[in-house]
RNA sequence: CAGGCUGGUCAGACGGUCGCGGCCUGGAUCUCCAGGUCGAGGAAAGUCCGCACUCCAAAGGACAAAGCGUCGGUUAAUUGCCGGGGCGGGGUCCAUCCGAAAGGAUGCAACCUGCCGGACAGGGCCACAGAAAAUUACAGCCUGGUUUUUCCAGGUGAUGGUGAAAAGGUGGUGUAAGAGACCACCGGCAUUCAUAGAAAUGUGAAUGGCCAGGCAACCCCCGUUUGGAGCAAGGCUGAGCAGGGAUGAAGUCAUCUUCGGAUGGCUGGAGGUUGUCCGUCUCCAUUGAAUCCCGGGUAAGCUGCAAGAGCAACUUGGCGACAAGUUGUCCAGAUGGAUGACCGUCCAGGAGUGGGCAUACCACUUCGAACAGAAUGCGGCUUAUAGACCGGCCUGAGGU
RNA sequence: UCCCGGGUCGUUCAAUGGUAGGACAGGGGCCUUUGAAGCCUCUAAUCCAGGUUCGAGCCCUGGCCCGGGAGCCA
Numbered sequence: 001c002a003g004g005c006u007g008g009u010c011a012g013a014c015g016g017u018c019g020c021g022g023c024c025u026g027g028a029u030c031u032c033c034a035g036g037u038c039g040a041g042g043a044a045a046g047u048c049c050g051c052a053c054u055c056c057a058a059a060g061g062a063c064a065a066a067g068c069g070u071c072g073g074u075u076a077a078u079u080g081c082c083g084g085g086g087c088g089g090g091g092u093c094c095a096u097c098c099g100a101a102a103g104g105a106u107g108c109a110a111c112c113u114g115c116c117g118g119a120c121a122g123g124g125c126c127a128c129a130g131a132a133a134a135u136u137a138c139a140g141c142c143u144g145g146u147u148u149u150u151c152c153a154g155g156u157g158a159u160g161g162u163g164a165a166a167a168g169g170u171g172g173u174g175u176a177a178g179a180g181a182c183c184a185c186c187g188g189c190a191u192u193c194a195u196a197g198a199a200a201u202g203u204g205a206a207u208g209g210c211c212a213g214g215c216a217a218c219c220c221c222c223g224u225u226u227g228g229a230g231c232a233a234g235g236c237u238g239a240g241c242a243g244g245g246a247u248g249a250a251g252u253c254a255u256c257u258u259c260g261g262a263u264g265g266c267u268g269g270a271g272g273u274u275g276u277c278c279g280u281c282u283c284c285a286u287u288g289a290a291u292c293c294c295g296g297g298u299a300a301g302c303u304g305c306a307a308g309a310g311c312a313a314c315u316u317g318g319c320g321a322c323a324a325g326u327u328g329u330c331c332a333g334a335u336g337g338a339u340g341a342c343c344g345u346c347c348a349g350g351a352g353u354g355g356g357c358a359u360a361c362c363a364c365u366u367c368g369a370a371c372a373g374a375a376u377g378c379g380g381c382u383u384a385u386a387g388a389c390c391g392g393c394c395u396g397a398g399g400u
Numbered sequence: 401u402c403c404c405g406g407g408u409c410g411u412u413c414a415a416u417g418g419u420a421g422g423a424c425a426g427g428g429g430c431c432u433u434u435g436a437a438g439c440c441u442c443u444a445a446u447c448c449a450g451g452u453u454c455g456a457g458c459c460c461u462g463g464c465c466c467g468g469g470a471g472c473c474a
Base pairs, nucleotide, nucleotide: 001396002395003394004393005392006391007390008389009388010387012346013345014344015343016342017341018340020039021038022037023036024035025034026033027032041371045382046381048380049379050378051377052376053230054229055228056227060278061277062276063275065226066225067224068223069222070084071083072082073081074080085116086115087114088113089112090111094107095106096105097104098103117221118220122219123218124215125214126213138160139159140156141155142154143153144152145151168186169185170184171183172182173181187211188210189208190207191206192205193204194203195202196201234303235302236301237300243294244293245292246291247290250267251266252265253264254263255262256261268284269283270282271281272280273279296473297472310329311328312327313326314325315324316323317322349367350366351365352364353363354362355361401470402469403468404467405466406465407464410424411423412422413421418454426442427441428440429439430438447463448462449461450460451459
């Protein structure tokens, strides 16, 4: 310098005119005016995860249901994030090979990315093909019944064919024929030891013929986590109206009694505990719990709600996610929903023309901001996004 | 804020993890003097991206789009 990959930051500046919302001050005095000050985002979005906060009496037990599942760390917390491990997939430059070339195949730097408990606890599934998809012999080979053909019985996973998948591979010993049946080497698995590591795990050695499939993103088993609802939560105040109907649940004992009842126990019923049961709490009568249906009313104000896992800068620790400390700072709170529109001058930069050896530089012309918009708050993920800037890593070429 | 359902030819509906199929519509042909009806035939699709699996419309994860429902007082 070229190419590739990747991380982060910003996502306009200034001035003028008109306009909007909150707060403060002042003036008017019934909702206006003036001044000051503050006024969207990296995603405010999707609502996919996780918390804070609030209520459900307390938040108990068992079951069910659901989520998660490599190791270590991080955090308020997570299925997130960071770092590592194992098994894969992708991958341009490049290398090798094939080719006349175009091109193709294989390997692949940086980098990107998926998966991760258990298949001798059990069940289920594995289309078509094939004899057989898990305790299986179709053809073939061998033995016997019978000498041959045929047929029958048995042995055999060495050969063939099928398939995504069929008893680890090669060679030998052995045998009627064969087979890890046995042996040597290679591959895999498990255990033990040594070693590196905090661990997963890696490397090396020894031992064991252990080598008869796959699927748990099918049920299931093991481990582990989870009470539910959600700011329309919840609290306070105000306004308004009209009620009607259906279904419809208690007996007994004791004590007291002013004889109307009251209290307590047992059994039972209804409801709450936002899946079920136990437990627990409230209520149990015609002046009626509770549920449902029809009808009616309201669409209001304050609070929750802005000092917080806050923001900015710096320092220190850590590979990193992140943590600690110091200093500074107060930074939207609308409710049919404010934060905007227009004009001018610039700017990061793009395109074109001319000068110039030039992709350097100079001059001129022209273009010149996308996605989108808070609604209780916060962390993460995902998705949308014009353009610009600053790094890091790798490969190739050239120079010193 | 919370909770559901769905996405397949142009339209509307199917499909145990195993060749995506019907009906209507469209094109062509047969039949008919011509047209309609009828018959034959053709075209045409799994929302997107990954993964599990020998194999995915179906199973898992993430996203995109569409539709629906609930909440106050009494």
Two RNAs folded together computationally: RNase P RNA and transfer RNA, 474 nucleotides in total. Rfam match: Bacterial RNase P class A. Rfam links the family to the GO terms tRNA processing, dimeric ribonuclease P complex and ribonuclease P activity. The prediction has a mean pLDDT of 75.